Background
Large-subunit ribosomal RNA, domain III from Halostreptopolyspora alba, 403 nucleotides, folded computationally. RNAcentral holds the full RNA, with entries from ENA, Rfam and SILVA. Its mean pLDDT, the model's own confidence on a scale to 100, is 81. Rfam family: Bacterial large subunit ribosomal RNA. Rfam links the family to the GO terms ribosome and structural constituent of ribosome.
Context: one part of a larger RNA
RNA sequence: GAGUAGCGAAUGAGGGGUGAGAAACCUCUCCGCCGAAUGACCAAGGGUUCCAGGGGCAGGUUCAUCCGCCCUGGGUAAGUCGGGGCCUAAGGCGAGGCCGACAGGCGUAGUCGAUGGAUAACGGGUUGAUAUUCCCGUACCCGUCGCGGCGCGUUUCCCGCAAGGGAUGGAGUGAUGGGGUGACGCAGCAGGGGCGCCCAGCCCGGGCGGUGGUUGUUCCCGGGGUAAGGGUGUAGGGCGGUGCGCAGGAAAAUCCGCGCACCAUAGAGGCCCGAGACCUGAUGCCGAGCCGAUUGAGGCGAAGUGGGUUCUCCCUGGUGCCGAGAAAAUCCUCUAGCGAGUGCCGUGGCGGCCCGUACCCGAAACCGAUGCAGGUGGUCGGGUUGAGAAUACUAAGGCGAUC
Repeated sequence: GAGUAGCGAAUGAGGGGUGAGAAACCUCUCCGCCGAAUGACCAAGGGUUCCAGGGGCAGGUUCAUCCGCCCUGGGUAAGUCGGGGCCUAAGGCGAGGCCGACAGGCGUAGUCGAUGGAUAACGGGUUGAUAUUCCCGUACCCGUCGCGGCGCGUUUCCCGCAAGGGAUGGAGUGAUGGGGUGACGCAGCAGGGGCGCCCAGCCCGGGCGGUGGUUGUUCCCGGGGUAAGGGUGUAGGGCGGUGCGCAGGAAAAUCCGCGCACCAUAGAGGCCCGAGACCUGAUGCCGAGCCGAUUGAGGCGAAGUGGGUUCUCCCUGGUGCCGAGAAAAUCCUCUAGCGAGUGCCGUGGCGGCCCGUACCCGAAACCGAUGCAGGUGGUCGGGUUGAGAAUACUAAGGCGAUC
């Protein structure tokens, strides 16, 4: 320079409290703002910022009794959620191998690698801070060991003194092998239904009027829930069946494939997939409200129906089209093999590893040197208006933006 520029989009007012001190802290009543978000939940990223008590140098664009600041304590609980102990994609690495002065490059068998596949738990309650993890209730999966019931089986021969070897049969089990499934595009479209939402003159609880009226069969306000699992197997979708033969599926096969014959050809039967509804779960839990508590604590508890509507779900539906739309494991089946006890049903006991789990997440906690008008993938996303996730107002919920 200069007590100058600036103090980073935005609505606050009043009462009470705390305190040495209050425009900014706490609380109450109004008012205002967002509401396809300025709400809620995850992934990434951050890494204790979460919660409690205390503090008042510094940080906070002012103040501060306050804080994402400082100090001291505390907090993240899983067979089922996410990841690993399973699988593979692009891609990486790569025994041998090939190439290359060296360094190294490529690559088979393999082995890694989720953003995909597979995979058993839901509802309520609870803390200052965690919850599909704790508690209550009701389940399910895998393994193992019992008990009960119903089954099937543990063979025969040869060699050998024997041990043992060979052949054959055998309930069951069963591949690192074969086959099927898994298994997939895009665009229209039909039908049946659940969450949610709306309406109700029906059900339950409460009210009877700030100003004339308002006990109304149609007044006003509020509420009219409940999961997984188990049972049933519907709407809908898919699949022909039996026998014989065979040189294919690297060995084998009763499986798949191919051929032949017979039956059937029906929107059949049978089998498989399959939402929802219904029954149960539930004499439970929740529940408007009422009572109690504020030094703190909870208790009681009504109705819990009918109709309408749709993003989404059954749906991997069906039809059309050309650009012809992952793989492997799981699962099913087939044998090879193993094989003396074992299969199924019911019921019971025991066991079930490692890591993550706090908190922020359209942000003051991430990326932007900052408490920065920028950026940041996914899910839910109510009501009135409306074609709509536009717009305006609003619910739940959250804020009033550090002079």